The RNA shown here (transfer RNA) has 82 nucleotides and comes from a Puniceicoccales bacterium. It was read from a public genome assembly. NCBI's taxonomy places the organism under Bacteria, Pseudomonadati, Verrucomicrobiota, Opitutia, Puniceicoccales. It matches the Rfam family "tRNA". By type it is a transfer RNA.
């Protein structure tokens, strides 16, 4: 170039035919346990806001009664082809 796949918290990784975004496992904060750590048990952990509320699935636009998911365009990352 041309084509197939993929990008979701602080990290992996789910959300199957468009309908509660982040389930579960890591971490990481706080407690409890302990002389003390570690183990193990609980509770919380996107972002802005005093607060209602709002906004978050690589960026931008479109479909739609609703989009991570569908349709475009760009972008960044592997794979393959030339």
């Nucleotide at each position: 170039g041309c084509u197939c796949a993929g990008g979701u918290g602080g990290u992996g990784g789910a959300a199957u035919u468009g309908g509660c975004a982040g389930a579960c496992a890591c971490g990481c904060c706080a407690g409890a346990c302990u002389u003390a750590g570690g183990a193990u048990c609980u509770g919380g952990u996107a972002u802005c806001g005093c607060a209602a509320g709002a906004u978050g699935u690589g960026a931008g636009g479109g479909u739609u009664c609703a989009a991570a998911u569908c349709c475009c365009u760009c972008u960044c990352u592997g794979g393959g082809c030339a």